Record summary:
The part of an RNA shown here (large-subunit ribosomal RNA, domain I) has 542 nucleotides and comes from an uncultured Eubacteriales bacterium. Its mean pLDDT, the model's own confidence on a scale to 100, is 83.
Context: one part of a larger RNA
RNA sequence: AGCGCAGGGUGAAUGCCUUGGCACCAAGAGCCGACGAAGGACGUGGUUAACUGCGAAAAGCCAUGGGGAGCCGUAAGCAGGCUUUGAUCCAUGGAUAUCCGAAUGGGGAAACCCGGUACGAGCAAUCGUAUCACCGUUGCAUGAAUACAUAGUGCAACGGAGGGAACCCGGUGAACUGAAACAUCUAAGUAGCCGGAGGAAGAGAAAGAAACAUCGAUUUUCUUAGUAGCGGCGAGCGAACGGGAAAGAGCCCAAACCCUGGAUCUACGGAUCUGGGGGGUUCGGACCGGCGGAAUCACAGACACAGCGAGAAGAAGGUUGUUGGAAAGCAGCACGAAACAGGGUAACAGUCCCGUAAUCGAAGUUGUGGACGUGAGGCCGGUAUCCAGAGUACCACAGGACACGAGGAAUCCGGUGGGAAGACGGGGGGACCACCCCCCAAGGCUAAAUACUACUUGGUGACCGAUAGAGAACAGUACCGUGAGGGAAAGGUGAAAAGAACCCCGGGAGGGGAGUGAAAGAGUACCUGAAACCCUGUGUUU
Numbered sequence: 001a002g003c004g005c006a007g008g009g010u011g012a013a014u015g016c017c018u019u020g021g022c023a024c025c026a027a028g029a030g031c032c033g034a035c036g037a038a039g040g041a042c043g044u045g046g047u048u049a050a051c052u053g054c055g056a057a058a059a060g061c062c063a064u065g066g067g068g069a070g071c072c073g074u075a076a077g078c079a080g081g082c083u084u085u086g087a088u089c090c091a092u093g094g095a096u097a098u099c100c101g102a103a104u105g106g107g108g109a110a111a112c113c114c115g116g117u118a119c120g121a122g123c124a125a126u127c128g129u130a131u132c133a134c135c136g137u138u139g140c141a142u143g144a145a146u147a148c149a150u151a152g153u154g155c156a157a158c159g160g161a162g163g164g165a166a167c168c169c170g171g172u173g174a175a176c177u178g179a180a181a182c183a184u185c186u187a188a189g190u191a192g193c194c195g196g197a198g199g200a201a202g203a204g205a206a207a208g209a210a211a212c213a214u215c216g217a218u219u220u221u222c223u224u225a226g227u228a229g230c231g232g233c234g235a236g237c238g239a240a241c242g243g244g245a246a247a248g249a250g251c252c253c254a255a256a257c258c259c260u261g262g263a264u265c266u267a268c269g270g271a272u273c274u275g276g277g278g279g280g281u282u283c284g285g286a287c288c289g290g291c292g293g294a295a296u297c298a299c300a301g302a303c304a305c306a307g308c309g310a311g312a313a314g315a316a317g318g319u320u321g322u323u324g325g326a327a328a329g330c331a332g333c334a335c336g337a338a339a340c341a342g343g344g345u346a347a348c349a350g351u352c353c354c355g356u357a358a359u360c361g362a363a364g365u366u367g368u369g370g371a372c373g374u375g376a377g378g379c380c381g382g383u384a385u386c387c388a389g390a391g392u393a394c395c396a397c398a399g400g401a402c403a404c405g406a407g408g409a410a411u412c413c414g415g416u417g418g419g420a421a422g423a424c425g426g427g428g429g430g431a432c433c434a435c436c437c438c439c440c441a442a443g444g445c446u447a448a449a450u451a452c453u454a455c456u457u458g459g460u461g462a463c464c465g466a467u468a469g470a471g472a473a474c475a476g477u478a479c480c481g482u483g484a485g486g487g488a489a490a491g492g493u494g495a496a497a498a499g500a501a502c503c504c505c506g507g508g509a510g511g512g513g514a515g516u517g518a519a520a521g522a523g524u525a526c527c528u529g530a531a532a533c534c535c536u537g538u539g540u541u542u
Stems, first nucleotide, its partner, number of pairs: 001541009015527001016492002020464002022461007029453002031163002039100003042055003046078002050074002061094006070082003105114003115132007134160009167198001168196005178185001182232001208215002219246005229237002250445003253389001257278009284387003287382005296376004303369006311360002318333005334351002336340001342354003394418004399413003404430001425440005479486002499526001502513004
């Protein structure tokens, strides 16, 4: 030195565990903000570095309700206090809430610097309180060039500004990729960026869909159907009608006509513009005639019920023996159960503790129903006249959207140019025309069924169990980067600290005894403790 055996060290795998995650379900809630948000900075404790809480009234102040013996957060100790005159704690409401931040008196290199005005305090220096940004709308005042006026200016009131996970609407809008290359096409109106809103959004009460029969707003879904179609007829894209279901709700203006104001111009005859009230909305209406006092709708809402929101109460006396450090295990006997969900307790507990089932519950708040009430509010006939949304419909050109790539290309949208009719009218029925049928554009509102989950509560898992599961069981921390940004590792003594008094060696670290403990080969470098790697002893070989 090799090989073997035995015993150690190191090391951290493995097993077991779980405070943390992941996914989903149900219900709630669905915004916050100039009354200063989200997010921060700095403070704040007797002692305080961090976290948490809070804000110069600073781990807190006040009130109401709950609760009932302990309390002064994580977090020990020391010191000192509070509390049955009800503390700590929990819920609700309120007070306070520095500085930065939309940040808004001005400035600024965020958390800083410097002011104006009014009032107050002070001899004064100075201090305290309040207020002072910009934009929009409305009103009032003032008021140029320029006479009236207008612009402008000032003041007041109200609103806006910023943040937020996804969902929604609109604007803008890729490329990789696929087509086995690639250009039309696809990816995809996706990602990204911008604007806007709500708890949902958007859509929505037929100028519809159909087909000679009819249906009757919108939305979502199952189907029709990977059909009809579109398509370098390639890759691919991909309906609708009809049928079943969820939900269900319909309305208001403009105008005609009636009443009543204002402004401008005026040749004083009037013309033009405009405000308010009634009327009225496709079952067309105005207008004319007749009948008539209610159906229905909106608002508000006593009261009732339900939910949320602290909690209350809650069965079984368990017992004997046994193993053990410990009983909840095992053995025997007993009991409860509208409760044998779950967790804890020295191993595995229906009957030890917390709970669990059924039950009850305040202030405050939300929802549903809703008496009484207030307001609005009708029907039939006639059809002469009047009204019924104009730079609109429509056409041309070049585009976009429609499942539909210009196609025979209807329909819808906006760009440029042209440009109607007036209900005896107009639009649609996939070029276009006729007949026939359906409908009434160029104004507006509208719940539910639908989408999503940052957040709250409860629950579930042939989801993970510390190289897994979130990046994070300890953290958006440490650390890296000028910055945008990137971004870790790291869990486990024991039932209980009982965390080893005392003695010995040593400067200490550390160790040997003693002691605790079931165990210390559980000693905080702490459960288990594999392998690589290192060593000791021994056998054997050279």